Predicted 3D model of a 76-nucleotide RNA (transfer RNA) from Candidatus Saccharibacteria bacterium RIFCSPHIGHO2_12_FULL_47_17. The sequence is in RNAcentral, with records from ENA.
RNA sequence: GGGGAUGUAGCUCAGUGGUUAGAGCAGUCGGCUCAUAACCGAUUGGUCCCUGGUUCGAAUCCAGGCAUCCCCACCA
Numbered sequence: 001g002g003g004g005a006u007g008u009a010g011c012u013c014a015g016u017g018g019u020u021a022g023a024g025c026a027g028u029c030g031g032c033u034c035a036u037a038a039c040c041g042a043u044u045g046g047u048c049c050c051u052g053g054u055u056c057g058a059a060u061c062c063a064g065g066c067a068u069c070c071c072c073a074c075c076a
Base pairs, nucleotide, nucleotide: 001072002071003070004069005068006067007066010025011024012023013022018056027043028042029041030040031039049065050064051063052062053061
């Protein structure tokens, strides 16, 4: 330099155009227990990486950028 993948809750991830963005774990509160763990219930938590575009409507499609990872090439 060229190509590709990924970016969504504190963590791991789902969601592939349609009207309030979800699960598990974690946190908080409660139940259970002599107590702790486990288990059960409730609950908190989001600028969907950024900017712009397309659309009646975008986490989702398009363009540019940023970050991380992988492959190829070049230099040394």
It matches the Rfam family "tRNA". Rfam's curators write: Transfer RNA (tRNA) molecules are approximately 80 nucleotides in length.
Lineage of the source: Bacteria > Bacteria candidate phyla > Candidatus Saccharimonadota.